RNA sequence: GAAGUCAGUCGGAUGGUUACUUUAAAAGUAUCCCUUUUAAAGAGGAAAGUCCGAACACCCCUAAUGAAAAUUAGGAUGUGGAGAGUCGCUAACGGCGACCAGGAGGAGCUUGAAGCAAUUCGGGCAAAGCCUAGGGAAAGUGCAACAGAAAAUAAACCGCCGAUGGAUUCGCAAGGAUCACAGGCAAGGUUGAAAUCGUGUGGUAAGAGCACACGCGAACUUACAGCGAUGUAAGAUUGUGGUAAACCCUCUCCGGUGCAAGAUGAAGUAGGGUCCCGCGUCAGUGGGAUCGGGUUCGUCGCUCGAGACAGUCAGCAAUGAUUGUCCUAGACAGAUGACCGUCACCCUUUAUGGGUACAGAAUUCGGCUUACAGGCUGGCUUCGGCA
Numbered sequence: 001g002a003a004g005u006c007a008g009u010c011g012g013a014u015g016g017u018u019a020c021u022u023u024a025a026a027a028g029u030a031u032c033c034c035u036u037u038u039a040a041a042g043a044g045g046a047a048a049g050u051c052c053g054a055a056c057a058c059c060c061c062u063a064a065u066g067a068a069a070a071u072u073a074g075g076a077u078g079u080g081g082a083g084a085g086u087c088g089c090u091a092a093c094g095g096c097g098a099c100c101a102g103g104a105g106g107a108g109c110u111u112g113a114a115g116c117a118a119u120u121c122g123g124g125c126a127a128a129g130c131c132u133a134g135g136g137a138a139a140g141u142g143c144a145a146c147a148g149a150a151a152a153u154a155a156a157c158c159g160c161c162g163a164u165g166g167a168u169u170c171g172c173a174a175g176g177a178u179c180a181c182a183g184g185c186a187a188g189g190u191u192g193a194a195a196u197c198g199u200g201u202g203g204u205a206a207g208a209g210c211a212c213a214c215g216c217g218a219a220c221u222u223a224c225a226g227c228g229a230u231g232u233a234a235g236a237u238u239g240u241g242g243u244a245a246a247c248c249c250u251c252u253c254c255g256g257u258g259c260a261a262g263a264u265g266a267a268g269u270a271g272g273g274u275c276c277c278g279c280g281u282c283a284g285u286g287g288g289a290u291c292g293g294g295u296u297c298g299u300c301g302c303u304c305g306a307g308a309c310a311g312u313c314a315g316c317a318a319u320g321a322u323u324g325u326c327c328u329a330g331a332c333a334g335a336u337g338a339c340c341g342u343c344a345c346c347c348u349u350u351a352u353g354g355g356u357a358c359a360g361a362a363u364u365c366g367g368c369u370u371a372c373a374g375g376c377u378g379g380c381u382u383c384g385g386c387a
Base pairs, nucleotide, nucleotide: 001383002382003381004380005379006378007377008376009375010374012343013342014341015340016339017338018337020042021041022040023039024038025037026036027035028034044358048369049368051367052366053365054364055363056258057257058256059255060075061074062073063072064071065070080254081253082252083251084250085099086098087097088096089095100134101132102131103130108125109124110123111122112121113120114119135249136248140247141246142243143242157189158188159185160184161183164182165181166179167178168177169176170175197215198214199213200212201211202210216239217238218237220235221234222233223232224231225230262300263299264298265297266296267295272291273290274289275288276287277286278285279284307326308325309324310323311322312321313320314319344356345355346354347353
């Protein structure tokens, strides 16, 4: 420098006028409320989808204590739901990191053929990176469109055979010939995403892991390496098709609802509870006081938090520990806007032009997924050049 591939980061800047939300201070009869003035702050990498996980709150259930109110500890069962390689990280996860296994695809390397050559066609090996809904199909049940003979107790369309039975026929007989009816076969063809391990030899009437040799695969045993998944080697066995995003089996996890959770102050109160009084045929009924849920308004929850930024240490990493600095929206389904300049970038028809992606907080946080114009930076692998 090129090719391949992956990741990080920014995602318009700035000035003025004006509007809005929050906070602070001051003033206005004024120690929250209304008004005014001044000052400060005011969306994101995804704020989105609401798909997972957690914090927090209330409710339910169980146990213990207790007279009760309640407090403390926990979430049984599973005909429901979720998860699934190993080790680690984490508050937790279906997340993340490292590794293992399988797979696709492959820059590059090598090799054969053709060619004068550039190059073209084919074979082998194959990095980084990518994907996996990655426990079990050797427990059982089921399923497989179309095509095909057959989709699993294999089967017979084309085909091969004529050993056995049969028919016809030659022959004195032994025996032979023909047929392909019964039957045998699983080699070859044909179908398909997938057809009972591949090649060779023996074997046979024809054939077949039927037997043998080599190879390939599988689970098992032993040894070694590794925390482990697993790998390597040897041994003996074996050839058991696919599908669990079908039922199912094994192991693990899960009580429910979500800040419109919920707590609290005030106001007034239907039905109802309690007390008092009156009437009464003792069943009730009328009046008063008081308690009082839903409701309305206000306050809290609400933003200082598994927080942000910069460093140091441990770790391959995810991550953890630690030091310093900082405070950075909080509406109530509502604010974060508009206009005018300057600059930057992009587009074009090159001028007094147009445009600046995706997108908009709502209890908080960790993830995942999806959307995204354009810019910048870096890692890994291979090849080439120079020193």

A computed fold for a 387-nucleotide RNA from a Patescibacteria group bacterium, annotated as Bacterial RNase P class A. Of the family's consensus pairs, 95% are formed in the model. It matches the Rfam family "Bacterial RNase P class A". By type it is a ribozyme. It is recorded under the gene name rnpB. The organism belongs to Bacteria candidate phyla, within Bacteria. The prediction has a mean pLDDT of 76.